[in-house]
RNA sequence: GCUUUCAACAACCCCGUCCUGACCGGCGAAAACUGGAAUGGACUGAAGGC
Numbered sequence: 001g002c003u004u005u006c007a008a009c010a011a012c013c014c015c016g017u018c019c020u021g022a023c024c025g026g027c028g029a030a031a032a033c034u035g036g037a038a039u040g041g042a043c044u045g046a047a048g049g050c
Stems, first nucleotide, its partner, number of pairs: 001050007016043004023036004
């Protein structure tokens, strides 16, 4: 450096970080605002393989 399986680390347990955002809501006349979120991407870290 490539790759596989993961999240050990955490103020019980669960939970690595950021972005994306199909879709489902809240509010509203609308626009705006707002909660959740499949998927995808990048990165950090752990343990293997090359």
This is a predicted structure of a 50-nucleotide RNA (nadA riboswitch) from Occallatibacter riparius. The model forms 92% of the base pairs in the Rfam consensus. It matches the Rfam family "nadA riboswitch". By type it is a small RNA. On this family, see Chen et al., Nucleic Acids Res 2020: "Structural distinctions between NAD+ riboswitch domains 1 and 2 determine differential folding and ligand binding". The RNAcentral record of the sequence draws on Rfam. Model confidence (mean pLDDT): 83 of 100.